[in-house]
The RNA shown here (transfer RNA) has 76 nucleotides and comes from a Candidatus Altimarinota bacterium. Lineage of the source: Bacteria > Bacteria candidate phyla > Candidatus Altimarinota. Its mean pLDDT, the model's own confidence on a scale to 100, is 82.

RNA sequence: AGGCCGGUAGCUCAGCGGUUAGAGCAGGGCGCUCAUAACGCCUUGGUGGUGGGUUCAACUCCCACCCGGCCUACCA
Numbered sequence: 001a002g003g004c005c006g007g008u009a010g011c012u013c014a015g016c017g018g019u020u021a022g023a024g025c026a027g028g029g030c031g032c033u034c035a036u037a038a039c040g041c042c043u044u045g046g047u048g049g050u051g052g053g054u055u056c057a058a059c060u061c062c063c064a065c066c067c068g069g070c071c072u073a074c075c076a
Base pairs, nucleotide, nucleotide: 001072002071003070004069005068006067007066010025011024012023013022018056026044027043028042029041030040031039049065050064051063052062053061
């Protein structure tokens, strides 16, 4: 330098262009218990890496850039 994959909740990750962006874990509350844990119920938390573009409509498609990982090439 080029190619591929990824970036979505505190963490790990889902999400055929159209409903209100979800799950598990975690956090908070309640129940259960003599009590703790476990278990059950309820609940908090996002503007989706950044900026543009396409579209009636974008997490989803296109472009540039940033960050992380892998591969190739170059240099030495």